[in-house]
RNA sequence: GCGAGGAUGGCGGAAUUGGCAGACGCGCCGGAUUUAGGUUCCGGUGGGGCAACCCGUGGAGGUUCGAGUCCUCUUCCUCGCA
Numbered sequence: 001g002c003g004a005g006g007a008u009g010g011c012g013g014a015a016u017u018g019g020c021a022g023a024c025g026c027g028c029c030g031g032a033u034u035u036a037g038g039u040u041c042c043g044g045u046g047g048g049g050c051a052a053c054c055c056g057u058g059g060a061g062g063u064u065c066g067a068g069u070c071c072u073c074u075u076c077c078u079c080g081c082a
C1' cells in the first nucleotide's frame, strides 16, 4: 500500500428486515435472610434536568418520516496479502 472484520452503559455482549437503543450476564445500589460477612431471594441501575424534556452506538457529513443498521470521508484495533 491492498483486502476483510471490528468500535454500542462501569465491564462483557445482543439488537435477524431501517421502526421503543442497551436484551442477557457481571458489577453496583436498596431491601429480606445472617451475630456479622458470604451464599440465596426480591426490587432498582446510561448521562443531564425539580419536572416537562434534552443528550447518547469511535469522529464528521449525507439519505430517510425514521439510521447501531444504508452511503461518503476519517481515527483506532485485529487478521490476511504484498
Base pairs, nucleotide, nucleotide: 001081002080003079004078005077006076007075010026011025012024019065027045028044029043030042031041032040046055047054048053058074059073060072061071062070
About this RNA: This is a predicted structure of an 82-nucleotide RNA (transfer RNA) from a Myxococcota bacterium. The organism belongs to Myxococcota, within Bacteria. Rfam family: tRNA. Its family is annotated with triplet codon-amino acid adaptor activity in the Gene Ontology.